Context: one part of a larger RNA
RNA sequence: CUGCUGUUAAGGAACUCGGCAAAUUGACCCCGUAACUUCGGGAGAAGGGGUGCCCUUUGGCGUGUAGACCCUCGCGGUUGAAGCGCUGGGGGGCCGCAGAGAAAUGGCCCAAGCGACUGUUUACUAAAAACACAGGUCUGUGCUAAGUCCUAAAGACGCUGUAUACAGACUGACGCCUGCCCAAUGCUGGAAGGUUAAGAGGAGGGGUUAGCUUUUGCGAAGCUCUGAAUCGAAGCCCCAGUGAAUGGCGGCCGUAACUAUGACGGUCCUAAGGUAGCGAAGUUCCUUGUCGGGUAAGUUCCGACCCGCACGAAAGGCGUAACGAUUUGGGCACUGUCUCAACAGCAGGCUCG
Numbered sequence: 001c002u003g004c005u006g007u008u009a010a011g012g013a014a015c016u017c018g019g020c021a022a023a024u025u026g027a028c029c030c031c032g033u034a035a036c037u038u039c040g041g042g043a044g045a046a047g048g049g050g051u052g053c054c055c056u057u058u059g060g061c062g063u064g065u066a067g068a069c070c071c072u073c074g075c076g077g078u079u080g081a082a083g084c085g086c087u088g089g090g091g092g093g094c095c096g097c098a099g100a101g102a103a104a105u106g107g108c109c110c111a112a113g114c115g116a117c118u119g120u121u122u123a124c125u126a127a128a129a130a131c132a133c134a135g136g137u138c139u140g141u142g143c144u145a146a147g148u149c150c151u152a153a154a155g156a157c158g159c160u161g162u163a164u165a166c167a168g169a170c171u172g173a174c175g176c177c178u179g180c181c182c183a184a185u186g187c188u189g190g191a192a193g194g195u196u197a198a199g200a201g202g203a204g205g206g207g208u209u210a211g212c213u214u215u216u217g218c219g220a221a222g223c224u225c226u227g228a229a230u231c232g233a234a235g236c237c238c239c240a241g242u243g244a245a246u247g248g249c250g251g252c253c254g255u256a257a258c259u260a261u262g263a264c265g266g267u268c269c270u271a272a273g274g275u276a277g278c279g280a281a282g283u284u285c286c287u288u289g290u291c292g293g294g295u296a297a298g299u300u301c302c303g304a305c306c307c308g309c310a311c312g313a314a315a316g317g318c319g320u321a322a323c324g325a326u327u328u329g330g331g332c333a334c335u336g337u338c339u340c341a342a343c344a345g346c347a348g349g350c351u352c353g
Stems, first nucleotide, its partner, number of pairs: 001348008010339002014337001019334001027051005036041001038173001052094012067079004095099001107332007114324002119131002135171007147157003174319004179249003184246002186242005193237003199231002204226005211218002250268005277311001278308001289305005
């Protein structure tokens, strides 16, 4: 000097991103215990007091001796002094710094965010606000079910189940709620009209040549190449419905008898222009917004305001008791975290030998 362990005057978070680490608390008995609440909780809330040993006194319980009583007379039953054991209360005394004398054995409170909760997770840097969850809603599926595995076959799961079932999707206890838009995309339903494939159909045209004209040409049948009209499904166009389907939810100008603001009016566009609730938010760029609280002093925190760059209603909105090795801010207690370091023990390094 390094590591580990322990102690420390005065102060007590001044340390630090942050009380990280350490310290405090701790067992049992008694008293006492708030807001809030889903009436279960919160709660071991918080906050207090007691605890050793000896003597004495007074209860309770167990055991069941002597005795008493009963008796079917037995190795019986009931009761029960004494003794022994266990466990309380009262009084007095004794010792130590200290009586749960060691070890083991909750620090607590206030406010806020998120997630209801117990649970699950990145085996080896993330335990969480992520996943799951009970509950909610929508959609599909009538049984050889839908859906799934599969060589897409057989076979199997679903299920020895049957719509209070099974499958898929979203949301995520509970409370109060869940607004407007069906123009686009999707899905469902519809079938009059338009469009539309293979196929059917076969007008017409070409090649070949028996034959006929014979200058040129025409050209049956067959074979062959091609092929118009017409008929022809779903789909698409079309018509409706549908948002706890994918999604979306405006701009400009003017206006009230100070000013400011704009209940109000005008106009353009749209399928419709964001409702309730919340809001500088885990979302706010400007921004350390402004005001209030807390501090001597507060970019964080809490309460408000609303000018929401760019919240918003099951990719749910807003609340919410309880819960959390969760996140943020504050306080009490406590401390070597610090002011500021010192000493001791153990192990190592280094130096000397």
The part of an RNA shown here (large-subunit ribosomal RNA, domain IV) has 353 nucleotides and comes from a Planctomycetota bacterium. Its Rfam family is "Bacterial large subunit ribosomal RNA". Gene Ontology terms of the family: structural constituent of ribosome and ribosome. The source organism's lineage runs through Bacteria, Pseudomonadati and Planctomycetota. It was read from a public genome assembly.